[in-house]
RNA sequence: GCUCCCUUAGCUCAGCAGGCAGAGCGUCUCCAUGGUAAGGAGAAGGUCGUCAGUUCGAUUCUGACAGGGAGCU
Numbered sequence: 001g002c003u004c005c006c007u008u009a010g011c012u013c014a015g016c017a018g019g020c021a022g023a024g025c026g027u028c029u030c031c032a033u034g035g036u037a038a039g040g041a042g043a044a045g046g047u048c049g050u051c052a053g054u055u056c057g058a059u060u061c062u063g064a065c066a067g068g069g070a071g072c073u
């Protein structure tokens, strides 16, 4: 230098036909217990990497850029 993949909650990741953003773990509250752990119920937490484009509408499609990874030269 060229090609390809990834970027979504604090962490690990779903969401491959465009239409209200999810799970597990973690955190907080409550229940329960003589008390703790385990268990049960609930809640908070996201400008979906950034900027543009297409569209009535973009996490999803397109482009550029940034970060990470792999391969080739």
Base pairs, nucleotide, nucleotide: 001072002071003070004069005068006067007066010025011024012023013022019056027043028042029041030040031039049065050064051063052062053061
Model confidence (mean pLDDT): 83 of 100. A computed fold for a 73-nucleotide RNA from an Acidimicrobiaceae bacterium, annotated as transfer RNA. Rfam family: tRNA. Rfam classes the family as a transfer RNA.